[in-house]
Annotation: Predicted 3D model of a 600-nucleotide part of an RNA (large-subunit ribosomal RNA, domain I) from an Ignavibacteriota bacterium. Its mean pLDDT, the model's own confidence on a scale to 100, is 81. It matches the Rfam family "Bacterial large subunit ribosomal RNA".

Context: one part of a larger RNA
């Protein structure tokens, strides 16, 4: 020194464990915000670093339920209190709520500094102290008011429960890559994908045909999603690659409204007109005449369509009652109105709210049924005898428990506030018009459709390239009028562009509530089971760990000794167990030992 045994230290694997992740399924929310948000500072407790609550009324404050005997968080411990006149907890609605930050009175190096008016309040006064107001922009309104007579701009003021900031995915719009692939690479993929901006809503877009399709038959009927069609038809340095629609089967289904032509005891401007006339709803008389015609413009009524629709004039026919013109009588019953009847209505087609009732939410509540014995440190184990079950899900309790405990099945439950649904009030439209028919030709969305040049974008790389979007340029027509049918024409079909609204079926999950998992179990599972976006690192952006288990209960080891003396140890105690002793379940190996053997 090896080597092999035993029995130790280190060390922290393994096993079991699980407060914490992950994904995924049903529902509920789908927004907060000038009545100051998200998101922090900074205080706040008897003693108070940290979280965690809270705001100078600061681990709280008031009230209305619910509930209970304990209770002053996490988290001991001491002092001090609360509490059947109901504490603590738990739910509703309320008050308080520094300072920052869209921050907004002005500035500023976020949590700071300095102001103004107005009201109180102090002092002899001034300084001080309170409270409330002071950004900007739209929108409404007043009152003023330049160049310039009227006018405007522009100024000053009042009003707004207007906006403005955050937010996770999901939509919609404008921008917009490369790494890659094509075995280089340039058209071409990647891909309009990242990613930047703009913007909305709980959905978002789309959306009632100038559609689809058919072609000797001659069909569907807005949008949206899902399957199929089809990896079809295309498209391609015809390469890599890209890739549809009709159709057809499902989801859910809902249609609507303006412009215009015409019509007016309506508003306003501008032009005519003093001839006393047009004209003042019709008809005769009378009377009145700043009214009246003409064009714009605004406001009511009219009107909305593709067997084309509407306007206008005329003619037939149907339609409750009653009241009835405005300068005055007399008639007509006409314009307009009242009451009746009918329908719909707050998701479009107008628009708010109330109230009553019913389901859901936001605390809860009732809620069957086991005992002995035996072994252990403890019965939930064994044995023996028994009970419930609309309840034998599950976690707990000193081992393994339907019946100890929470709960489970079932079933109740709201003073208050929230969501939703039905009824009524309430509102609003028909009834007031409507259908044939004749004529009339007045009207149907213009720098528009459309063509050409250059783009994009449709599965299509400009091709023969249609249909959509539009930078430049030129430019129609109004129903005998246009647009499609995949170049173009021609028949024939189908439609009615150039305004606008519209719920469902879709999409996604920061949140909350439930539920499951051939999901993970401390190098796993989120970075984060622990003071996790925290220590720490970086001027910053930003990057980012590590770190779980004494035991059933602290019963955490009184008291003695050793000593280098707040370590460590050795008795003694507790405990079922201390090789369970806060370096604490098991406690693997590498590693250092200590003993005995063999061996060199």
């Nucleotide at each position: 020194g090896g080597c092999a045994u035993a029995c130790g230290g280190u060390g922290g694997a393994u096993g079991c464990c699980u407060u914490g992740g992950c994904a995924c399924c049903a529902a509920a929310a789908g927004g907060c915000g000038a009545c100051g948000a998200a998101g922090g500072a900074c205080g706040u407790g008897g003693u108070a670093a940290c979280c965690u609550g809270c705001g100078a009324u600061a681990a709280g404050c008031g009230u209305c339920g619910g509930g209970u005997a304990g209770g002053u968080g996490g988290a001991a411990a001491c002092a001090a209190c609360c509490u059947g006149u109901a504490a603590c907890c738990c739910g509703g609605c309320g008050a308080u709520c520094u300072c920052c930050g869209a921050a907004u009175g002005g500035g500023g190096c976020a949590a700071c500094c300095c102001u103004c008016u107005c009201a109180g309040g102090g002092u002899a006064a001034u300084g001080c102290c309170u409270g409330a107001g002071a950004a900007c922009u739209c929108c409404g309104u007043g009152c003023u008011g330049a160049a310039u007579u009227c006018a405007u701009a522009g100024g000053c003021g009042c009003g707004g429960c207007a906006g403005a900031g955050c937010g996770a995915a999901c939509g919609g719009g404008g921008g917009g890559a490369a790494g890659u692939g094509a075995a280089a690479u340039a058209u071409c993929u990647c891909a309009g994908u990242a990613c930047c901006c703009c913007u909305a809503g709980g959905a978002a877009c789309a959306a009632a045909a100038a559609g689809u399709a058919a072609a000797u038959c001659a069909a569907c009927g807005a949008u949206u999603c899902c399957g199929u069609c089809a990896g079809u038809a295309g498209u391609g340095a015809c390469g890599a690659g890209c890739g549809a629609a009709c159709g057809c089967g499902g989801a859910a289904c809902a249609g609507c409204c303006u412009a215009a032509a015409c019509c007016g005891u309506c508003u306003g401007a501008u032009a005519c007109a003093u001839u006393c006339a047009a004209g003042g709803g019709u008809g005769c008389a009378a009377c009145c005449g700043u009214u009246g015609u003409a064009u714009c413009a605004g406001c009511g009524g009219u009107g909305u369509a593709g067997c084309g629709g509407g306007g206008c004039g005329c003619u037939u026919c149907c339609g409750g009652a009653c009241c009835g013109a405005a300068u005055u009588g007399c008639a007509a019953a006409u314009a307009g109105g009242u009451c009746g009847g009918a329908g719909a209505g707050u998701a479009a087609g107008a628009a708010a709210c109330c109230a009553g009732u019913g389901u859901g939410g936001u605390a809860g509540c009732u809620g069957a049924a086991u005992c002995g014995c035996u072994u252990g440190g403890a019965a939930c184990a064994g044995c023996g005898a028994a009970u419930c079950a609309u309840a034998g899900a599950a976690g707990g309790u000193g081992a393994a428990a339907a019946u100890c405990c929470u709960g489970u099945a079932a079933g109740c439950g709201a003073a208050a506030c929230c969501a939703u649904g039905c009824u009524g009030g309430c509102u609003c439209u028909c009834u007031g018009g409507g259908a044939a028919g004749c004529g009339u030709u007045c009207c149907c969305a213009a720098g528009u459709a459309c063509c050409a040049c250059g783009g994009a974008a449709u599965a299509a790389g400009u091709g023969g390239a249609a249909g959509u979007c539009u930078g430049u340029g030129g430019g129609a027509a109004u129903c005998u009028g246009g647009a499609g049918g995949a170049a173009c024409c021609a028949u024939c079909c189908u439609c009615u562009a150039a305004g606008g609204c519209u719920a469902a079926a879709u999409a996604c999950u920061u949140u909350u509530u439930g539920g499951u998992g051939a999901c993970c179990g401390a190098u796993a599972g989120u970075g984060a089971a622990c003071a996790a976006g925290u220590a720490c690192c970086g001027u910053g952006a930003g990057g980012g760990a590590a770190a779980g288990g004494u035991g059933a209960a602290a019963a955490g080891c009184a008291c003695u000794c050793c000593u280098a003396a707040c370590a460590g140890g050795a008795g003694g105690g507790u405990g079922a167990a201390a090789u369970a002793g806060u370096a604490c379940c098991u406690g693997a190996a590498a590693c250092c030992g200590u003993a005995u053997g063999c061996u060199u």